[in-house]
Context: one part of a larger RNA
RNA sequence: GGCAUACGGUGGAUGCCUGGGCAUCAGGAGCCGAUGAAGGACGUAGGAGGCUGCGAUAAGCCUCGGGGAGCUGCCAACCAAGCUGAGAUCCGAGGGUGUCCGAAUGGGGAAACCCGGCCCCAGUCAUGUGGGGUCACCCGCACCUGAAUAUAUAGGGUGUGUGGAGGGAACGCGGGGAAGUGAAACAUCUCAGUACCCGUAGGAAGAGAAAACAACCGUGAUUCCGUGAGUAGUGGCGAGCGAAAGCGGAUGAGGCUAAACCGUGCGCGUGUGAUACCCGGCAGGGGUUGCGUGUGCGGGGUUGUGGGACCUAAUGGUCACGUCUGCCGGCGUGACGGGAAGUCAUAAAACAUUGUUGCUAGCCGAAAUGUGUUGGGAAGCCAUACCGUAGUGGGUGAGAGUCCCGUAGGCGAAAGCGCGAUGUCUUCCUGGUUGGGUAUCCCAAGUAGCAGCGAGCUCGUGGAAUUUGCUGUGAAUCUGCCGGGACCACCCGGUAAGCCUAAAUACUUCCUGAUGACCGAUAGCGGACAAGUACCGUGAGGGAAAGGUGAAAAGUACCCCGGGAGGGGAGUGAAAGAGUACCUGAAACCGUAUGCCU
Numbered sequence: 001g002g003c004a005u006a007c008g009g010u011g012g013a014u015g016c017c018u019g020g021g022c023a024u025c026a027g028g029a030g031c032c033g034a035u036g037a038a039g040g041a042c043g044u045a046g047g048a049g050g051c052u053g054c055g056a057u058a059a060g061c062c063u064c065g066g067g068g069a070g071c072u073g074c075c076a077a078c079c080a081a082g083c084u085g086a087g088a089u090c091c092g093a094g095g096g097u098g099u100c101c102g103a104a105u106g107g108g109g110a111a112a113c114c115c116g117g118c119c120c121c122a123g124u125c126a127u128g129u130g131g132g133g134u135c136a137c138c139c140g141c142a143c144c145u146g147a148a149u150a151u152a153u154a155g156g157g158u159g160u161g162u163g164g165a166g167g168g169a170a171c172g173c174g175g176g177g178a179a180g181u182g183a184a185a186c187a188u189c190u191c192a193g194u195a196c197c198c199g200u201a202g203g204a205a206g207a208g209a210a211a212a213c214a215a216c217c218g219u220g221a222u223u224c225c226g227u228g229a230g231u232a233g234u235g236g237c238g239a240g241c242g243a244a245a246g247c248g249g250a251u252g253a254g255g256c257u258a259a260a261c262c263g264u265g266c267g268c269g270u271g272u273g274a275u276a277c278c279c280g281g282c283a284g285g286g287g288u289u290g291c292g293u294g295u296g297c298g299g300g301g302u303u304g305u306g307g308g309a310c311c312u313a314a315u316g317g318u319c320a321c322g323u324c325u326g327c328c329g330g331c332g333u334g335a336c337g338g339g340a341a342g343u344c345a346u347a348a349a350a351c352a353u354u355g356u357u358g359c360u361a362g363c364c365g366a367a368a369u370g371u372g373u374u375g376g377g378a379a380g381c382c383a384u385a386c387c388g389u390a391g392u393g394g395g396u397g398a399g400a401g402u403c404c405c406g407u408a409g410g411c412g413a414a415a416g417c418g419c420g421a422u423g424u425c426u427u428c429c430u431g432g433u434u435g436g437g438u439a440u441c442c443c444a445a446g447u448a449g450c451a452g453c454g455a456g457c458u459c460g461u462g463g464a465a466u467u468u469g470c471u472g473u474g475a476a477u478c479u480g481c482c483g484g485g486a487c488c489a490c491c492c493g494g495u496a497a498g499c500c501u502a503a504a505u506a507c508u509u510c511c512u513g514a515u516g517a518c519c520g521a522u523a524g525c526g527g528a529c530a531a532g533u534a535c536c537g538u539g540a541g542g543g544a545a546a547g548g549u550g551a552a553a554a555g556u557a558c559c560c561c562g563g564g565a566g567g568g569g570a571g572u573g574a575a576a577g578a579g580u581a582c583c584u585g586a587a588a589c590c591g592u593a594u595g596c597c598u
Base pairs, nucleotide, nucleotide: 001597002596003595004594005593006592007591008590009589015583016548017547020519021518022516023515024514025513026512027511028510029508030507031167032166039101040100041099042055043054044053046079047078049075050074051073061095062094063093064092065091066090070083071082072081106115107114108113116135117134118133119132120131121130122129137164138163139161140160141159142158143157144156145155171202172200173199174198175197176196182189186236212219213218223250224249225248226247227246233241234240254500255499256498257444261299262298263297264296265295266294267293268292269291270290276289277286278285279329280328281327282326283325284324304478306443307442308441309440310437311436312435313434314433315432317336318335319334320333321332322331323330337430338429339428340427341426342425350424351423352422353421354420355419357418358417359416360415362411363410364409368384369383370382372381373380385402386401387391393405394404395403449473450472451471452470453469454468455467459485480495481494482493483492484491535542536541555582558569559568560567561566
């Protein structure tokens, strides 16, 4: 020095555990913000620091409920001083306070700082000073002013508005919009209208009541799911991309304008002195009230077996008023009575009552003993019982239905919120409907269509319809117009160029509950622990390691060695070879002893 055996050290694998995480499901909620948000800075307790809470009223103040014996949050003890059956601490609801920054908004600024104006108050002999309130911009509305320029307008100012501004995980819609890649290279193509950027909204959004499909039969707004179907198609016919109708389901809802015509207000133009006009008939009366055009408001009207206006006929609750005067008829308005609907479309605001109603604190809640046995300890074993609408689960010195918390099942709210119902209330109808007529009028215009260049549809320019953007050109009004995949005819379907619309659908930052052939500390979130911390980086940004004594600190009084660290006795404990370097304690690695070999 090597090998082997034994005993140790080091080290922290493994086993067991879990206060953390992951995934899914169900229900709720789906916004917050100038009444100052989200997120922070700095403070705040008798005692240093971190976390939590709170805001100069600062681990808290007030009120109303719950609860019932201890309490002054956690790491985390110790001391001090207190509170509490006159009900504290704690839990819930509603208020109050709420420094400074931050959209940040009096002005500035290198965020958490600096400096002001006006009004009121405190204080001072006075100034300085302190406290409270207020002062940004844009938009809407009202009013006042007011240029070039006479009327005007632009501009300016004042008041007013729980108008805007900023934040938020995913889901929605819109505007822009790649490349790696695939095509075994690569350019059309693909990836993909994806990632990403921007705008903007809601609890959902978008879409939506046929100028739709279909095919000679029919369906009847939209959305979502299954199927149709990897089909029909498209495609350097390569790689690939990829429908629809129909059928089966979820849900289910339909409405309002524009125009013609009538009335009325305003602006402009024009006009005659009665012929126009003043609802119709007859008589009287009025005197520009007229006509044309533009525009605002009210009525009317909303459809495709075309509809409406207009003309005409029938039908019709009562009363009052008005319509130049009188009578009849008609028309308009209001009231009563009758009917219908409703606050999340079709208009919109609120209150009250009520509920086997839900949420935000809680409460009740069955049944076992044994000086039997092992053990440190019984919930184990033994023996004999009991409950069960409760034998899910957790804890208790080892496996507990009957010890504790709970569980099944019941009960409960002063206050706030949600939901349902009813009433008050609001709105609408009560004249619309039906029949007839087709002479006249209307039925959404720089639109449809067409041409050029693009885009989007399964459709890559193709025979390329349908949809759509820009540019140019540019119709018709029902004997009209569009579509049915170039185009034409016949036939069929529909009625564009205005608007609104619940549900079925998507998502989960957040709250509650449940579940797991999910993880168990190199796993599971990056994070079970002072974690987005320490640390790194100018910055954007990157980003850790680190869990376990014991049932209970009972955390080793006292003695000895030592300067101490540490150890030996003694003591605690079931165990100290469980001693805060603490459960178990593998291997590499380092020793000591013995044997063998060199």

Notes:
A computed fold for a 598-nucleotide part of an RNA from Labedaea rhizosphaerae, annotated as large-subunit ribosomal RNA, domain I. It was read from a public genome assembly. The prediction has a mean pLDDT of 81. Its Rfam family is "Bacterial large subunit ribosomal RNA". Rfam links the family to the GO terms ribosome and structural constituent of ribosome.